[in-house]
């Protein structure tokens, strides 16, 4: 230099054929207890890593930027 993945909540990660962005744990409130722990409700205004381009519409597609990561030289 090349070629494949990857990038989404504070963390690990989902997220279908393009149609309103979720889950788990973390946190906050509540209920419970003499007071905790456990449990059991309830609580998300996220630049979907940047720019750009199709589209009525884009986390999804395409183009290119930049990190992370395996290969290959």
């Nucleotide at each position: 230099g090349g070629u494949c993945g990857g990038a989404u909540a504070g963390c690990u990660c989902a997220g279908u054929u393009g149609g309103u962005a979720g889950a788990g744990c973390a946190g906050g409130g509540g209920a419970u207890u003499g007071a905790a722990a456990a449990u059991c409700c309830c609580c998300g205004u996220g630049u979907c890593a940047g720019g750009g381009g199709u589209u009525c519409a884009a986390g999804u597609c395409c183009c290119u930027u930049u990190c992370c990561g395996a290969c290959c030289a």
Molecule: transfer RNA
Organism: Eggerthellaceae bacterium